Model confidence (mean pLDDT): 83 of 100. Predicted 3D model of a 119-nucleotide RNA (SAM riboswitch aptamer (S box leader)) from a Solirubrobacterales bacterium. Of the family's consensus pairs, 97% are formed in the model.

């Protein structure tokens, strides 16, 4: 890098190092020498996996598979500006109205991110 599924309006930052970028892409709009990315240390959030308990179904046994609920936070990931920062494609509602430029909201999709499983 490929496929499937789930989630994405909540939550959680300090120090050191570094020295100009960063927010995936494009357009906006932001963040940044009052110090960006990256790396290191410590801390935190959350609860996807793993773990414990309860219940249902199934297989078949004292076990396993699967679904749902609760718990815990010592394990594996992830995350700690802004809704995934906003939009991008399609449809709809409303607004504006022709000289030019410029909207608001809703639904679905796409793209992306993270996890789990598979190849």
């Nucleotide at each position: 890098g490929c496929c499937a599924c789930a989630u994405c309006u909540a939550g959680a930052g300090g120090g050191g190092u570094g020295g100009a970028g960063g927010g995936a892409c494009u357009g906006g709009c932001c963040c940044a020498g009052c110090g960006a990315a990256g790396c290191c240390c410590c801390g935190g959030c959350a609860a996807c996996c793993a773990c414990u308990c309860c219940g249902g179904a199934c297989c078949a046994u004292u076990g396993g598979u699967u679904c749902g609920g609760a718990g815990a936070g010592a394990g594996g990931u992830g995350c700690c500006a802004a809704g995934u920062c906003c939009a991008g494609c399609a449809g709809g509602u409303c607004a504006u109205c022709u000289g030019a430029a410029a909207g608001a909201c809703c639904u679905g999709g796409g793209a992306g991110a993270u996890g789990u499983g598979g190849g």